[in-house]
Molecule: SAM riboswitch aptamer (S box leader)
Organism: Clostridium luticellarii
RNA sequence: AACUUAUCAAGAGAGGUAGAGGGACUGGCCCGAUGAAACCCGACAACCAGCAUCAUUAAAAUGUAUUGGUGUCAAUUCCUGCAGGAUAUAAAUCCUGACAGAUAAGGA
Numbered sequence: 001a002a003c004u005u006a007u008c009a010a011g012a013g014a015g016g017u018a019g020a021g022g023g024a025c026u027g028g029c030c031c032g033a034u035g036a037a038a039c040c041c042g043a044c045a046a047c048c049a050g051c052a053u054c055a056u057u058a059a060a061a062u063g064u065a066u067u068g069g070u071g072u073c074a075a076u077u078c079c080u081g082c083a084g085g086a087u088a089u090a091a092a093u094c095c096u097g098a099c100a101g102a103u104a105a106g107g108a
Base pairs, nucleotide, nucleotide: 003106004105005104006103007102008101013041015040016039017038021031022030023029025081027079028078042073043072044071047069048068049067050064051063052062053061077100082097083096084095085094086093087092
């Protein structure tokens, strides 16, 4: 990198270092010196493990966050890109499903 499964409408600092970029990609539209990325601290969450409840055991389920492994902390995965549909003269708006992406767990 590829494959399988699950989730993606909630949540999270007015801290330190640092200095110009960032929001995957396309087209948009945004964020940024009233300081971007990155790193540290902090926080959120609860995917996996752990632990607790239930059970003869296991699985499943529910819960917990004192522990470990990730993850996350502008905007719905910021919107959009393909297909179908609704309203509409049009412009435009909206809905559904894919695709793509992200994260977790798993298998070869």